Small-subunit ribosomal RNA, central domain from a sediment metagenome, 351 nucleotides, folded computationally. Its mean pLDDT, the model's own confidence on a scale to 100, is 87.
[in-house]
Context: one part of a larger RNA
């Protein structure tokens, strides 16, 4: 390089928008680069093949001739197939018009239950926490219970192999702006697509950085226990954090461990959302259909598990990645980043 893989063995980029490129529906026309052809010039080596040729005692080899074999130019043709121009089309795509589910986002503002905590009433000897105890807390009146008040997170029940989102995630209740799908149904554009190396944008959770905020939690850190020991698991306590605002950081068992599209290939059978149709006063019920989500299973794949129209099946297009293990996701350099760091990513040695 080719070749063969990437659920779980090494392997899909954490996601999305998109530029190059890459590839691309039907019909007619035209050209004639690409592809086929025909002459006619040009034809290097290797390689091959054939010679009663030559060198090594043969032969391998080596050399020599002839012919394949490869190479580019002119030139005549051919027009299926790509390309390139051009006219049309409507089934990909994509716009309108009507409907329609939703924890999608973003600010704003309201709610109530609970902890804590402050004040005030009853009250009294213990609470509290374990396997069992201690540390801790209380006669300065705790705990408990009742009243007022603060204060901050965080929304029980609904709650669902339920719904949204590209991914990350997205759950009290309103109102405001706002992205998207998805079902009809005529209309309109007329191929405007599919993928996409760089690029840009979002990216849990911790962690910076500035400034608020600070209940409950709670790394570290103190103490009580347990043990031989106990830098732990339990138990009291408690700072970062956890929340808000801007700004950084680019990470993860960022997962479905299974990149996007596109078209094909038995069913069953639940759920979610729409549409229809039969009946019906209506509706449920049942039947057909579009989308998403489940399970179960044939055929076929699978190394087996297992997947099976939500493919890990059959095919075409694109992109991303593997190539024994360890040394390493390390070291050197770039690049980014305030910094933890991330990113790209080796070798020498070893097995």
């Nucleotide at each position: 390089c080719u070749g063969g893989g990437c659920g779980u063995a090494a392997a899909g980029g954490g996601u999305g928008c998109g530029u190059a490129g890459g590839c691309g529906g039907c019909c007619g026309c035209g050209c004639a680069a690409g592809u086929c052809u025909g002459a006619c010039g040009u034809g290097a080596a290797a390689u091959c093949u054939u010679c009663a040729c030559c060198g090594c005692u043969c032969a391998a080899c080596g050399g020599g001739a002839a012919g394949a074999g490869g190479u580019c130019g002119u030139u005549g043709g051919a027009a299926a197939c790509u390309g390139c121009g051009u006219g049309g089309c409507u089934c990909g795509a994509g716009u309108g018009u009507g409907g329609u589910a939703g924890a999608g986002g973003c600010a704003a503002g309201u709610g109530g239950a609970a902890u804590u905590c402050c004040a005030g009433g009853u009250g009294u000897a213990g609470c509290g926490g374990u396997g069992g105890a201690a540390u801790g807390u209380g006669u300065a009146g705790a705990u408990a219970u009742c009243u007022g008040g603060a204060a901050g997170a965080a929304c029980a029940c609904c709650c669902g192999u339920g719904g949204c989102g590209a991914a990350g995630g997205c759950g009290a209740c309103u109102u405001g702006c706002u992205g998207g799908g998805c079902c009809a149904u005529c209309a309109c554009u007329g191929a405007c697509g599919c993928u996409g190396a760089g690029g840009c944008a979002c990216g849990a959770a911790a962690g910076c950085g500035u400034g608020g905020g600070g209940a409950g939690c709670a790394a570290a850190c103190g103490g009580g226990a347990u043990u031989a020991g106990a830098u732990a698991c339990c138990c009291c306590g408690g700072u970062a954090g956890u929340c808000c605002a801007c700004g950084c950081c680019g990470u993860a068992a960022a997962c479905g461990a299974u990149g996007g599209g596109u078209a094909c290939u038995a069913g069953g059978u639940g759920u979610a959302g729409g549409a229809g149709g039969u009946a019906u006063c209506g509706a449920c019920c049942c039947c057909u259909u579009c989308u998403g989500u489940g399970c179960c299973g044939c055929a076929g794949u699978u190394a087996a598990c297992a997947c099976a129209u939500u493919a890990a099946g059959u095919g075409c297009c694109c992109c991303g990645c593997c190539u024994g293990g360890g040394g390493a996701g390390u070291a050197c350099g770039g690049c980014c980043g305030c910094a933890a760091g991330g990113u790209u990513g080796a070798a020498a040695c070893u097995c």
The RNAcentral record of the full RNA draws on SILVA.